The prediction has a mean pLDDT of 84. A computed fold for a 695-nucleotide part of an RNA from a Chloroflexota bacterium, annotated as large-subunit ribosomal RNA, domain II. The RNAcentral record of the full RNA draws on ENA. The organism belongs to Chloroflexota, within Bacteria.

Context: one part of a larger RNA
RNA sequence: UCCGGCGAGUUGCUCGUCAGCAGCAGGUUAAGGUCCUCAGGACCGGAGCCAUAGCGAAAGCGAGUCUGAAUAGGGCGAUAGUUGCUGGCGGCAGACCCGAAGCCGUGGCGAUCUACCCUUGGGCAGGUUGAAGCGGUCGUAACAGACCGUGGAGGACCGAACCGUUGUGGGUUGAAAACCGCUCGGAUGACCUGAGGGUAGGGGUGAAAGGCCAAUCAAGCUCGGAGAUAGCUGGUUCUCCCCGAAAUAUAUUUCGGUAUAGCCUCGGGAAUUGAGUUCACAGGAGGUAGAGCACUGGAUGGGUCCGGGUCGUGAAUAACGAUACCUCCCCCAACCAAACUCCGAAUGCCUGUUGAAUGCUGCCCGGGAGGCAGUCGCAGUGCGCUAAUGUUCUGCGGCGAGAGGGAAAGAACCCAGACCGUCUGCUAAGGCCCCGAAGUGAUGGCUCAGUGUAUCAAAGGAUGUGGGUAUGCCCUUACAACUGGGAGGUUGGCUUAGAAGCAGCCAUUCCUUUAAAGAGUGCGUAAUAGCUCACCAGUCCAGCGUAGCCGCGCCGAUAAUGGUCGGGACUACAAGCCAUCCGCCGAAGCAACGGGUUCCAUUCCUUUGGAAUGGAGCGGUAGGGGAGCGUUCCCACAGCAUUGAAGCCGGGGCGGAAGCCUUCCGGUGGAGCGGUGGGAAGUGAGGAUGCCGGA
Numbered sequence: 001u002c003c004g005g006c007g008a009g010u011u012g013c014u015c016g017u018c019a020g021c022a023g024c025a026g027g028u029u030a031a032g033g034u035c036c037u038c039a040g041g042a043c044c045g046g047a048g049c050c051a052u053a054g055c056g057a058a059a060g061c062g063a064g065u066c067u068g069a070a071u072a073g074g075g076c077g078a079u080a081g082u083u084g085c086u087g088g089c090g091g092c093a094g095a096c097c098c099g100a101a102g103c104c105g106u107g108g109c110g111a112u113c114u115a116c117c118c119u120u121g122g123g124c125a126g127g128u129u130g131a132a133g134c135g136g137u138c139g140u141a142a143c144a145g146a147c148c149g150u151g152g153a154g155g156a157c158c159g160a161a162c163c164g165u166u167g168u169g170g171g172u173u174g175a176a177a178a179c180c181g182c183u184c185g186g187a188u189g190a191c192c193u194g195a196g197g198g199u200a201g202g203g204g205u206g207a208a209a210g211g212c213c214a215a216u217c218a219a220g221c222u223c224g225g226a227g228a229u230a231g232c233u234g235g236u237u238c239u240c241c242c243c244g245a246a247a248u249a250u251a252u253u254u255c256g257g258u259a260u261a262g263c264c265u266c267g268g269g270a271a272u273u274g275a276g277u278u279c280a281c282a283g284g285a286g287g288u289a290g291a292g293c294a295c296u297g298g299a300u301g302g303g304u305c306c307g308g309g310u311c312g313u314g315a316a317u318a319a320c321g322a323u324a325c326c327u328c329c330c331c332c333a334a335c336c337a338a339a340c341u342c343c344g345a346a347u348g349c350c351u352g353u354u355g356a357a358u359g360c361u362g363c364c365c366g367g368g369a370g371g372c373a374g375u376c377g378c379a380g381u382g383c384g385c386u387a388a389u390g391u392u393c394u395g396c397g398g399c400g401a402g403a404g405g406g407a408a409a410g411a412a413c414c415c416a417g418a419c420c421g422u423c424u425g426c427u428a429a430g431g432c433c434c435c436g437a438a439g440u441g442a443u444g445g446c447u448c449a450g451u452g453u454a455u456c457a458a459a460g461g462a463u464g465u466g467g468g469u470a471u472g473c474c475c476u477u478a479c480a481a482c483u484g485g486g487a488g489g490u491u492g493g494c495u496u497a498g499a500a501g502c503a504g505c506c507a508u509u510c511c512u513u514u515a516a517a518g519a520g521u522g523c524g525u526a527a528u529a530g531c532u533c534a535c536c537a538g539u540c541c542a543g544c545g546u547a548g549c550c551g552c553g554c555c556g557a558u559a560a561u562g563g564u565c566g567g568g569a570c571u572a573c574a575a576g577c578c579a580u581c582c583g584c585c586g587a588a589g590c591a592a593c594g595g596g597u598u599c600c601a602u603u604c605c606u607u608u609g610g611a612a613u614g615g616a617g618c619g620g621u622a623g624g625g626g627a628g629c630g631u632u633c634c635c636a637c638a639g640c641a642u643u644g645a646a647g648c649c650g651g652g653g654c655g656g657a658a659g660c661c662u663u664c665c666g667g668u669g670g671a672g673c674g675g676u677g678g679g680a681a682g683u684g685a686g687g688a689u690g691c692c693g694g695a
Base pairs, nucleotide, nucleotide: 001695002694003693004692005691006690011093012092013091015090016089017088018087019086020085021084022083023082024081026050027049028048032044033043034042035041036040054061055060064076065075066074067073096235097234099232103225104224105223107222108221109220115199116198117197118196119195120194121193122192123191124189126158127157128156129154133150134149135148136147137146138145162186163185164184167182168181169180170179201217203213204212205211238628239627240626241625242624243623248261249260250259251258252257263370264368265367266366267365268364269363274360276358277357278356279355280354281352282351283350284349290343291341292340296337297336298335300333301332302331303330307326308325309323310322311321312320313319374399375398376397377396378395379394380393382391383390404415405414406413419595420594421593422592424591425590426589430585431584432583433568434567435566439582441581442580443579444578445577446576452570453569460555461554464552465551466550467549469547470546471545472544473543481539482538483537484536485535487512488511489510492506493505494504518533522531523530596618597617598616599615600614601613602612603611604610605609629684631681632680633679634678635677636676637675639673640672647668648667649666650665651664652661653660654659
């Protein structure tokens, strides 16, 4: 992993509440008893319970009562219940099932591991050092002391056994639930070790690491309380039909829980001269978008000028004058604002003895919920960076709970809401060269970049190319090219070592000769020189420049495994782009035909119910409601079976599904079994890291 079996909303309550059914109108018995055809039934039994009157804290009053000064107002009241059964939900119980880590005990078992202690034993190759003491000699007044011996001390030294385990390599589903190799520490000691014994769980023991107390320790193991608790995770078993959410508000030791409300469903009720919804019309409230500067603030330039500053005259803090300083008020011009407004929409919202459409959608009461983690897109804001598949709100749409077609592929984008069937038709979005259904369709342009062909690009740059606008020059010859000229005063003046058109500065940069030629456009020289330009003439002969605008292209253009328009591929007659037009394809949309089912209406019938016709529906998670199938057992009735029951295997048939075919067929099997009508449940398996068994 697979197969088989088992496996989860149950049961009790003289608890509650609601619905359905049944009895009675006041209802009903409990314990107990009597009888019988005895897991039961019938009859006694009225104790008790509920109801029959409420209100008030109470005294108390009473269809009223309480509050109150009140004969006011207001609150609560002013007669239908009760018993049983069944079902929904709730309460108390383990309460749908499995699951902790843990807590507790006048329960128990453990010191054969390990910690410490007690008693009694055992062990430590070999080598080294050489304390005290003692002896001798020397030495001292005597001591002290020195030297040489002797001696053999030490938590002394080196190093096996033994004890340990520093570093590293291996091992890491190991040879091993702690090992192996090398290396390393102690090795006469606070040493190591055998045997026997002691200390026990909030306790021991601990040279102390929360270490160790049997591979278990921040409180051992085992049994019990015990089905602890789990606002948490997982799982929760047959079918069909109708409706169908929410991810919000408020509160919460509350934010992944819960309660009430909103939203869903089911039943009942009042309303049809009625609510609801949409549109039109009519009447309203408002301060948003925009705009504006009249207020509050911000903010720019100018004018004018109060005031101030500075300077001058002056002895002066008077006074006067000046001012390219600052500046109130005012004026002109031009601005900004969520917490500014002299103004002010569009929408939206509220109301309605109105009109139209729709058709029960609205309202009230009651039973049952789920849900209170939402999410994306578009529009309008806040926060953020006018960042985020970001975050907080409002409106709408979708997904959630929505299949189908398109977007290559895709919850939330575009189209469109799937009752079932059909080898029918028309369309939507989107497409029509091939993959791949439908145009190698038509007309007119654009693009050469494979730009592009549904998905990246900016500032900026450029004689790309098409269109169009304005303007200048031009047969008195433009623009480009070529040939020639491009001079003189003068090396202008100043500066400078030099400055001669060309380092720099100055200048009404002038004058002359000219067809024309700057006191010089660039290169160049140390400075000259030289080359060149402006400008002119000739040759040539038809258009040549400049500046905006629009279309499509170009550069700008960088990401990690091999590239992409989905791919192939496509280029001026496009399969690219911009327009106009015709046709076609294309979905579960719409239509056609057939069928099913729900609700409503009408009609009919052998009227509980069924049929026909017509209309409207029939996507669906959580969830509500309805109708069924099947399993085991019990009762009643009628049945089947050795001429072969159940079960199993294969085939066949029926039903809208679960399923069915006791009397469809064949085989196996060898003794029980199903049908109809009721009843009762250990009643349906694919999931729970489910449990047990097997492969």
It matches the Rfam family "Bacterial large subunit ribosomal RNA".